[in-house]
RNA sequence: AGAGUUUGAUCCUGGCGCAGAUUGAACGCUAGCGGCAAGCUUAAUACAUGCAAGUCGAACGGCAGCACGAUGUAGCAAUACAUGGGUGGCGAGUGGCGAACGGGUGAGUAAUACGUAGGAACUUACCCUAGAGUGGGGGAUAAGCUCUCGAAAGGGAGUCUAAUACCGCAUACGAUCGAGAGAUCAAAGCAGCAAUGCGCUCUAGGAGAGGCCUAUGUCUGAUUGGCUAGUUGGUGGGGUAAAGGCCCACCAAGGCGACGAUCAGUAGCUGUUCUGAGAGGAAGAUCAGCCACACUGGGACUGAGACACGGCCCAGACUCCUACGGGAGGCAGCAGUAGGGAAUCUUGGACAAUGGGGGCAACCCUGAUCCAGCUAUGCCGCGUGUGUGAUGAAGGCCUUCGGGUUGUAAAGCACUGUUGAUUGGGAAGAAAAAAAUGACGGUACCAAUUGAGGAAGCACCGGCUAACUCUGUGCCAGCAGCCGCGGUAAUACAGAGGGUGCAAGCGUUAAUCGGAUUUACUGGGCGUAAAGCGUGCGCAGGCGGUUUGAUAAGUUGGAUGUGAAAGACUCGGGCUCAACCCGAGAAUGGCAUUCAAAACUGUUGAACUAGAGUAUGGGAGAGGAAAGUAGAAUUUCUGGUGUAGCAGUGAAAUGCGUAGAUAUCAGAAGGAAUGACAGUGGCGAAGGCGACUUUCUGGCCCAAUACUGACGCUCAAGCACGAAAGCUUGGGGAGCAGACGGGAUUAGAUACCCCGGUAGUCCAAGCAGUAAACGAUGAGAACUGAGUGUUUGGGAGCCUAGCUCCUGAGUGCUUCAGCUAACGCGUUAAGUUCUCCGCCUGGGGAGUACGGCCGCAAGGCUAAAACUCAAAGGAAUUGACGGGGGCCCGCACAAGCGGUGGAGCAUGUGGUUUAAUUCGAUGCUACGCGAAGAACCUUACCCGGUCUUGACAUCCCGAUUAAGUUCCAGAAAUGGGACGUGCCGCAAGGCGUUCGGAGACAGGUGCUGCAUGGCUGUCGUCAGCUCGUGUUGUGAGAUGUUGGGUUAAGUCCCGUAACGAGCGCAACCCUUGUCCUUAGUUGCCAUCAUUCAGUUGGGCUACUUUAAGGAGACUGCCGGCGAUAAGUCGGAGGAAGGUGGGGAUGACGUCAAGUCCUCAUGGCCCUUAUGACCGGGGCUACACACGUGCUACAAUGGGUGUUACAGAGGGAAGCCAACCCGCAAGGGGGAGCCUAUCCUUUAAAAGCACUCUCAGUCCGGACCGGAGUCUGCAACUCGACUCCGUGAAGUUGGAAUCGCUAGUAAUCGCGGAUCAGCACUGCCGCGGUGAAUCCGUUCCCGGGCCUUGUACACACCGCCCGUCACACCAUGGGAGCGGGUUAUACCAGAAGUUAGUGAGCCAACCGCAAGGGGGCAGCUACCUACGGUAUGAUUCGUGGCUGGGGUGAAGUCGUAACAAGGUAACC
Repeated sequence: AGAGUUUGAUCCUGGCGCAGAUUGAACGCUAGCGGCAAGCUUAAUACAUGCAAGUCGAACGGCAGCACGAUGUAGCAAUACAUGGGUGGCGAGUGGCGAACGGGUGAGUAAUACGUAGGAACUUACCCUAGAGUGGGGGAUAAGCUCUCGAAAGGGAGUCUAAUACCGCAUACGAUCGAGAGAUCAAAGCAGCAAUGCGCUCUAGGAGAGGCCUAUGUCUGAUUGGCUAGUUGGUGGGGUAAAGGCCCACCAAGGCGACGAUCAGUAGCUGUUCUGAGAGGAAGAUCAGCCACACUGGGACUGAGACACGGCCCAGACUCCUACGGGAGGCAGCAGUAGGGAAUCUUGGACAAUGGGGGCAACCCUGAUCCAGCUAUGCCGCGUGUGUGAUGAAGGCCUUCGGGUUGUAAAGCACUGUUGAUUGGGAAGAAAAAAAUGACGGUACCAAUUGAGGAAGCACCGGCUAACUCUGUGCCAGCAGCCGCGGUAAUACAGAGGGUGCAAGCGUUAAUCGGAUUUACUGGGCGUAAAGCGUGCGCAGGCGGUUUGAUAAGUUGGAUGUGAAAGACUCGGGCUCAACCCGAGAAUGGCAUUCAAAACUGUUGAACUAGAGUAUGGGAGAGGAAAGUAGAAUUUCUGGUGUAGCAGUGAAAUGCGUAGAUAUCAGAAGGAAUGACAGUGGCGAAGGCGACUUUCUGGCCCAAUACUGACGCUCAAGCACGAAAGCUUGGGGAGCAGACGGGAUUAGAUACCCCGGUAGUCCAAGCAGUAAACGAUGAGAACUGAGUGUUUGGGAGCCUAGCUCCUGAGUGCUUCAGCUAACGCGUUAAGUUCUCCGCCUGGGGAGUACGGCCGCAAGGCUAAAACUCAAAGGAAUUGACGGGGGCCCGCACAAGCGGUGGAGCAUGUGGUUUAAUUCGAUGCUACGCGAAGAACCUUACCCGGUCUUGACAUCCCGAUUAAGUUCCAGAAAUGGGACGUGCCGCAAGGCGUUCGGAGACAGGUGCUGCAUGGCUGUCGUCAGCUCGUGUUGUGAGAUGUUGGGUUAAGUCCCGUAACGAGCGCAACCCUUGUCCUUAGUUGCCAUCAUUCAGUUGGGCUACUUUAAGGAGACUGCCGGCGAUAAGUCGGAGGAAGGUGGGGAUGACGUCAAGUCCUCAUGGCCCUUAUGACCGGGGCUACACACGUGCUACAAUGGGUGUUACAGAGGGAAGCCAACCCGCAAGGGGGAGCCUAUCCUUUAAAAGCACUCUCAGUCCGGACCGGAGUCUGCAACUCGACUCCGUGAAGUUGGAAUCGCUAGUAAUCGCGGAUCAGCACUGCCGCGGUGAAUCCGUUCCCGGGCCUUGUACACACCGCCCGUCACACCAUGGGAGCGGGUUAUACCAGAAGUUAGUGAGCCAACCGCAAGGGGGCAGCUACCUACGGUAUGAUUCGUGGCUGGGGUGAAGUCGUAACAAGGUAACC
């Protein structure tokens, strides 16, 4: 410090998730030791048991218990009994001090709290300092004793007694009150004695502690906007330690609040802790400061201090005891228990240390504390060995079978001794005179002995993210933080081997910060991504021109105080190191006080004119309101003319019309809107405004002067305006036109189209308050390079119907800089700055629900959450696509010719059937395809019979000698028998064959063409596809390759930020067309002879031909067109003319196209079978459907006869002549030919004759019967051919569809491959005869280029919307129901303070007494907890039913959107 994820790719926006650090953690697996810390975050739930606050006999009366003396009695004694507070001491009691600290918890509390800084009207026991005192009296009472009530807890009566308990008197340094005079106020003693010590009383001061007040800071919600009657203040009282409405009476009507009152929710606050670069964010365990609380609520008492955790009273809930009458209790102290929970410890030791209480002290108490125990909960440290050791052992795993890896790892050898164990020794912690005192603890530490011995796991290994292979599994099981893995070759699941990372831990989960500049102060945005209010006015608020003086609030600097300690930081030091601890320092952004400065801001005084405004004179304008007027048009009505249609559409129909329409003429009525002018022209804040005239009225601009003197800008709230539609009332209603009716269209058509038509549209008055209210761009101000158009002012000049220039205000365009993700913006900014306002923070849910406000309603404004997804989105790019556009091509259409589709047959396929009908090919690009030839074989399929190292290959061992001939059984395979025996050789053996045996292995047309190679099809012989360098863009990419021409062509030319190049095109290759040269046999025959015949001689300087080599054609020449180019049109010459014809040749790529059954091949599968052999069967089935063909339907024909003319092939297990036989297929025969020689081989159509005469025929030939021929072991299933007979359908073929542009179509025959045979119906070739048409590119199909739109990228066979149905989830409404909190009013009122009363009762003082003073019980009043009643508010839960929403591989209906999405879309 980043990185993953939206896309085909890119840039941006934007969310989601990750890597880091941390924790009072929990869970899983694992676990050796030590140190230091930490340890109920949940139920402030309930608690058994023990302990946690006592102490003082030097305050007191005393003396129950214990101990020790003493005395007496009995006894020799031991001893027993009795007496006696005598002593040590001391239960209970009186009294003092403490118990208000220490310890726990965080419920409440949003300010009665806390933090920081201050303040004045206070108190303070014990402690310190100082001053002054401590005299003299009195009356009680507990304990005790007696009696008595009660189960107990607890009392009651009588009687006795003490004090440092209580009460007077005296005195008063002093204090209090008072203006003063004056009045009032104390005390206690104890320690045997006492110098003395400890106390006591009053007063002053201090220290520390506490109470109170002020300012300021301190969470969320405005879907909480108003709150408040003791409320705010005053006066006078009361009360308190003390100010104060703290309380009361009276008076006034205030006080708080948008700088957020009140209300609701949540929460102890802080030092600090975690994180972060910081600013911040989150937290408030342990430690420390403060607060609050102590079962819940209320209350006071005592006291210096409490409204009191281990005190009291009352009420309530709960628990316990009870004799039922009544009592007792409060672990949020330490342990511990139950419960809750994912989860948190011992009913330990000691007061040795530190500290606290009491005491003169000894000492006692102390679950504070110090220690120990439990727990890997965290941090820190150590160990689990070290060195050497290659044959790179064994084993595991992988393997290309060679090896690699685990791995110096192990073993082995040599060492060490941390730790553990045992034994021995053994601290500091103890404290400033000495002694005594250690829970921890025989602990830390030291030494010795022992022995590598007892001590390693966890997670991960697809990317992010370090680390890879095998096996298993087969969208299953499972994984997953995100993206995503898994459907038979998974580095992603599970296991293993190996590796990586951490390590006594490692992972997971939860949580916080970070990354996240993703709430942006530092540090973001708002044209299109989320985001500018529809527009203006405008109070508060914020901001504000120039000069100068003053001031010092802000600001800046210094000083002082504070900012507790601990922590963090720096530097030292102590535990072996570290964690940890100790010391010192620095720092602590703040707050307060004070001194100073005066630039800037503020405040204030004085002035200015550049901002703003006013006055004067002009100017333009659909700016607004009202009244009036006008013409054109539509419609209706009246009348005339006139006759059959009109209207409407893609086409129609509904509709109107013979009752006279439409058309046309004249007249009338009525309403609405204002043509041309008219213009990216004008005006207005926006919405918006369009005939003309008048009236009223707002704003703007210009020019020149004068005046005011900052009067300004923006604007939450508020107010006003605000299209269309809509609403209310009343008018009006011509045209248009939701709803609605009808007609069409359609599968449907509640639409688009048509005919009608009501609200509405118009006016007046009101309401409503929204729009894609858009420039998707808030308002104001300043600055910043040019050009050009236009509207409207002013000025200057000139050669004045005007032109040029300058200067304002508007309104447009193009561009520089700059900005922007890009598109784009660009003085009218989206540039550079300032001020103010509004708004945004992933998509959906949702601009929805609830609440509130507004509205007559419709609805508007404000505005969530649960849940759900990993995207949603912007701009641009490349493609693809469009029922977008332009240009162009192709037998693509058109123009033609001939077919298919109908018939019969052949053939292939589907389907069906079957034991099997083997398998593959399936739109074009499968279907006369693989198959250039299924009777057996082929053959892969089925049935049956057989074999198991195998039918085939290599290796090993043993035996044998093969082959071949032949016999028997069997359907054959096979089994058995007979005959028979190899080659070399140095004679050992070797080679070969066959048989037998063992195992390595063979074998597989078994699966996967979606694991592959190779080959092939197709787009397409279409003209395209790319690269290097350069340029350009942030980038994907673009440019080149686009443009203007041209071409069959990305062919060429020109232009050009491109210049070149490659694969394609073309050419080079083959063939054909002309000529030449060479060469003539088997070819040819002009010349010479010859023959029936080039037959023979001869010739080939000839021709044809053969096959080698050349020539020829290049837009080369001429003319037109064109840019003078490329080229094109025409012509000449030429055998051939613009690629002459044909072929071979197939760019980058697409279709997971086809083929594992040609071959090869990974993986998987079978191995007495999915391999191999044999016989038979099947692949030839047959209701049917389709494709491709053949033959026909006839006269351009059939039949018969006769007569011509080819080319290219093939031929030895072959082609087969002549001749003979047969009607024929064929048979016999045997010449010739290894081929320019012989054979195949009579080519057919054509020609010439004759016949048939339009018919199911002399057409057509299927089917069937019979007889044969040939091949072959074998023609039954299942061959071909011949002859005789038979003579079906069919009379030119519906929708639809195919081929072909010239030697082509059509038509005619010939040959070949395969092959024993089987095809002239297939395929591949060959020649013969030989047309028609092409105006043209609108349309169909396919393709190319450019451009445009896109929500598509699996790319339109795309994407995608809504209802319905089903499942699940959360949520709103809901008659209500239940709970919590709270407000108001009232009832009631315990304990208690205060006040009143005080008839009853009572020791101190006064009084001789009576009595007084004082006090108490009781009663009353105010306040008040719990409780109750009534009415609300708010919140939570629940609720039949119901509303929408979300999610869910393959449900239904349509097709709304994306292309002109097929009616442009949207608000």